[in-house]
Context: one part of a larger RNA
RNA sequence: UUGGGUUUAAAGGGUGCGCAGGCGGACUUAUAAGUCAGUGGUGAAAGCCCACAGCUUAACUGUGGAACUGCCAUUGAUACUGUAGGUCUUGAGUGCAGUUGGAGUGGGCGGAAUGUGACGUGUAGCGGUGAAAUGCUUAGAGAUGUCACAGAACACCAAUCGCGAAGGCAGCUUACUAAACUGUAACGGACGCUCAGGCACGAAAGCGUGGGGAUCAAACAGGAUUAGAUACCCUGGUAGUCCACGCAGUAAACGAUGAUAACUCGAUGUAUGCCUAUAUGGUAUGUGUCCAAGCGAAAGCGUUAAGUUAUCCACCUGGGGAGUACGACCGCAAGGUUGAAACUC
Numbered sequence: 001u002u003g004g005g006u007u008u009a010a011a012g013g014g015u016g017c018g019c020a021g022g023c024g025g026a027c028u029u030a031u032a033a034g035u036c037a038g039u040g041g042u043g044a045a046a047g048c049c050c051a052c053a054g055c056u057u058a059a060c061u062g063u064g065g066a067a068c069u070g071c072c073a074u075u076g077a078u079a080c081u082g083u084a085g086g087u088c089u090u091g092a093g094u095g096c097a098g099u100u101g102g103a104g105u106g107g108g109c110g111g112a113a114u115g116u117g118a119c120g121u122g123u124a125g126c127g128g129u130g131a132a133a134u135g136c137u138u139a140g141a142g143a144u145g146u147c148a149c150a151g152a153a154c155a156c157c158a159a160u161c162g163c164g165a166a167g168g169c170a171g172c173u174u175a176c177u178a179a180a181c182u183g184u185a186a187c188g189g190a191c192g193c194u195c196a197g198g199c200a201c202g203a204a205a206g207c208g209u210g211g212g213g214a215u216c217a218a219a220c221a222g223g224a225u226u227a228g229a230u231a232c233c234c235u236g237g238u239a240g241u242c243c244a245c246g247c248a249g250u251a252a253a254c255g256a257u258g259a260u261a262a263c264u265c266g267a268u269g270u271a272u273g274c275c276u277a278u279a280u281g282g283u284a285u286g287u288g289u290c291c292a293a294g295c296g297a298a299a300g301c302g303u304u305a306a307g308u309u310a311u312c313c314a315c316c317u318g319g320g321g322a323g324u325a326c327g328a329c330c331g332c333a334a335g336g337u338u339g340a341a342a343c344u345c
Stems, first nucleotide, its partner, number of pairs: 004316003007299002012313001014201004021194003025088007033081002035077008049065006091191001093187002095184006103177007110154001114150008125136002162169002206247006216240001220236004258312006266290010276279001294301002318345003327338004
């Protein structure tokens, strides 16, 4: 390389958009580039292969044939692919009429809880644990009532629920923006699929500047535990957690399952629509469970496939060394991306 693979054994890129590239619906006409057939030329000789012959045989040598799977020219064929033209509607899209959602961005508002402050009542404890202690408290704590302030998060509803490309998204309301689905079949007529590079988005932690700081809480301090205890438990507590702008670009970024399309028994829930002969109904798109065939090493998967096929992309090739070194690119840094070898088993 071929082959074989990628849920869990090595292996699906975190996700999308998308240039190049690859692949691409039905009918028809032309062309004849690919493709197929015939003919001609060329494809040196030697060698290889086959047959026969010559040295006593063999090696060796000679003669003939085949082969040289290729290239060029020419004459034809036209199913498929290509190219050019025409037509079509089922793929993709638009329109119209509805429906749906915790999809996104900005603004406004709300109550509970927590903490703090002020004042009142009130008196000796509170807090915490396996048990304690550190801690708070007669300068009046904890408890309780009223008022005020602050920041963050939105109990119940709540669900194998919904939405989103993924990350993710949940109090109420409003403005703006995007989407999907259903019905219809008016428009236009293959406009499609995938996508190396590229671009955009991308949890948490982290970084920069400026704000904010209630709670929780790395680091840190103290108290315990213990042989020790740089921990688990307790009392405190700073970065951070929150906001704006910028960076970073990684996760068990998981369904550990790439995208798209087609095909292949059923049963039973559920979300949102639509239809009618209103039924124990039908249908579409989602979301679950169980199973036939089939697949699978098995666990299991099974119309939401890991079944049967097609196209395109990504990735794997024994363990360790190692996602390391070096180089390059990116980054303020932390580090990220790309990514070996010696050696060893």
Predicted 3D model of a 345-nucleotide part of an RNA (small-subunit ribosomal RNA, central domain) from an uncultured bacterium. RNAcentral holds the full RNA, with entries from ENA and SILVA. Its mean pLDDT, the model's own confidence on a scale to 100, is 87.